The part of an RNA shown here (large-subunit ribosomal RNA, domain II) has 684 nucleotides and comes from a Microgenomates group bacterium.
Rfam family: Bacterial large subunit ribosomal RNA. Rfam links the family to the GO terms structural constituent of ribosome and ribosome.
The coordinates come from a structure-prediction model, not an experiment, and the mean pLDDT is 84.
The full RNA is in RNAcentral, with records from ENA.
Lineage of the source: Bacteria > Bacteria candidate phyla.
[in-house]
Context: one part of a larger RNA
RNA sequence: ACCGGCGAGUUGCCCAGUACGGCUUUGCUUAAUCAAGUAACCCUUGAGGAGGCGUAGUGAAAGCGAGGUCUAAUUGACCGAUUAUGUUGUACUGGACAGACCCGAAACCAGGUGAGCUAACCAUGAGCAGGGUGAAUGUUGACGAAAGCCAACAAGAGGCCCGAACUCGUCAGAGCUGCAAAUCUGUGAGAUGACUUGUGGUUAGGGGUAAUAUGCCUAUCGAACCUGGAGAUAGCUGGUUCUCCCCGAAAUAUAUUUAGGUAUAGCGGUUACUAAUUCCCGGAAGGGGUAGAGCACUGAAUGAUACGUGUUUCGCAAGGAAUACGCAUCAAUCAAACUCCGAAUACUUUCCGUGAUACCGUAACUAGUCAGACAUGCACGGCUAAGCGCGUGUGUCAAGAGGGCAACAGCCCGGACUUACAUCUAAGGUCUCUAAGUGUGUGCUCAGUGGUUAAGGAAGUUAUGAAUUUAAGACACCCAGGAAGUUGGCUCAGAAGCAGCCACCUUUUAAAGAACGCGUAACAGCGCACUGGAUGAAAUUCGUAGCGCCGAAAAUGAACGAGGCUCAAGCACGCCACCGAAGAUUAAGAUGUGCCGUAAGGCACGUGGUAGGGGAGCGUUCUGUUCUGCGGUGAAGGUUAGGCUGUAAGGCUGACUGGAGCGGACAGAAGUGAGAAUGCCGGU
Repeated sequence: ACCGGCGAGUUGCCCAGUACGGCUUUGCUUAAUCAAGUAACCCUUGAGGAGGCGUAGUGAAAGCGAGGUCUAAUUGACCGAUUAUGUUGUACUGGACAGACCCGAAACCAGGUGAGCUAACCAUGAGCAGGGUGAAUGUUGACGAAAGCCAACAAGAGGCCCGAACUCGUCAGAGCUGCAAAUCUGUGAGAUGACUUGUGGUUAGGGGUAAUAUGCCUAUCGAACCUGGAGAUAGCUGGUUCUCCCCGAAAUAUAUUUAGGUAUAGCGGUUACUAAUUCCCGGAAGGGGUAGAGCACUGAAUGAUACGUGUUUCGCAAGGAAUACGCAUCAAUCAAACUCCGAAUACUUUCCGUGAUACCGUAACUAGUCAGACAUGCACGGCUAAGCGCGUGUGUCAAGAGGGCAACAGCCCGGACUUACAUCUAAGGUCUCUAAGUGUGUGCUCAGUGGUUAAGGAAGUUAUGAAUUUAAGACACCCAGGAAGUUGGCUCAGAAGCAGCCACCUUUUAAAGAACGCGUAACAGCGCACUGGAUGAAAUUCGUAGCGCCGAAAAUGAACGAGGCUCAAGCACGCCACCGAAGAUUAAGAUGUGCCGUAAGGCACGUGGUAGGGGAGCGUUCUGUUCUGCGGUGAAGGUUAGGCUGUAAGGCUGACUGGAGCGGACAGAAGUGAGAAUGCCGGU
């Protein structure tokens, strides 16, 4: 891992409700117990009325009583009567108490078992190759008056040195389903000591021991292990077993030592009842203070003018200037917590009308829900950030399949009872992949734009405007002129149109600046403005709109789903066809509710569904004073793409196997259905 088996709402008692029974207007009912039946228990029948509920309420109570209480007293208030049968039994549903659907803690407490591991200690034993160093001390000698000192020799101290046994475990590698639940190899530390070690003994869990590491106390230690309390508790996680049919939520409010729990309400289901409701659209009648707007209040805020006050400043003074505040007028503004105003929507109604509908309401019983998600409208918080947070209206998902968006819960279309190799459509599509147009009409785009983005930029191109020039010749190119006073004056080494400063005149002219640029040391030289000629038809400038261009840098190719597409297979506006879904229609069938019908049958509207509620069934084991069957001519059980049958759970049967018991009907009772629980046991 697979297969097989086992594996989870049970039982007792009490309360409430529902369904079905018994008795009941002389209410219902027994409990313990006793007797009979029986071999006996169980059980049945009979006895047993103790007790319980009901028949009257009310008051704290005494009590009173169809009334009672409150009060000194109620013409009042509250609870009753005046109209609802009660009780008992069985089943089911829900609740209380019990382990209470099942499995699951870490822990807590009690009583015991452990120091054969390890920690410390006690008693008694044992062990430590070899080598080195050479303390105290002693002897002899030299010197000395002595104390003493020096030398040699002897001696052999030490938590001394090197290093085996022994003890330990530094570093590295191996091993890491190991040789091993701590090992192996090399390397390493101590190795006469606070050394190592044998045997026997002592200390015990709220404890011991500890050169303290929270270490160790039998592979277990921030409190050992075993058994018990014990099925501890678990607002937490996981799991919870056959079928079909009907309905079908919530993720909100309030409260909470409350926030992933719970209670009540909201929303679901079932059963009744009432009455004619309920919804859409239109109308009528309403209140509002939002959007907008405004400045009349509250505040903010700018300019001008006039006046007043304060301050500064100039002035000898008169007076002036600046500035702040107040007030007034005029002009222009701003506001969620401003309003002289004020919509559209929305909302409300014992209102009216058309239409649709089985909705709405009430009561009883009884669930789940209290983590929501995204899209869109309007707000708020945030950065007018977030697949962000938080409200509110709507939709979808949740609990919704199908078609479209390449793929893609929340987007678009559309709500799946079953069957169909039938028809029509929606969104979206029609060159190929790929069902359907290489359809049609008029334009646009050349960027593969389409098939990523902005500010900004540009003789892209199309359409549509405005202004100006132009056959008295425009615009552009070409030819020619572009002069004189004069090298203007100043400055300067020089300054001659062209370093700089000042001025910027006059003349000749078709025209020509005291010069727009290049250039020279300064001149010179080359262009320009301006003019003529030649040529011969449009030119220049400024807008608006459409589609394009640049702006445009990231890591596999990844910014059309692909191929590929250019009078498109791109974009804009039309038109005609077609394809396209579980939608609609058609045909057949099933089923729920309602209606019609004596019936057969028919008609209408339904039949997606999580949590959850309700209904109807299938199957397993056992039971029965019941009824009825099968079996060695083969029961149960097993195997099997066999056959028949039921909407399903299933039922019947064939073949093979098996070898002794097993069904059906009607009832009853449950240890009653497994794929999941890191489930348990076994097998492979």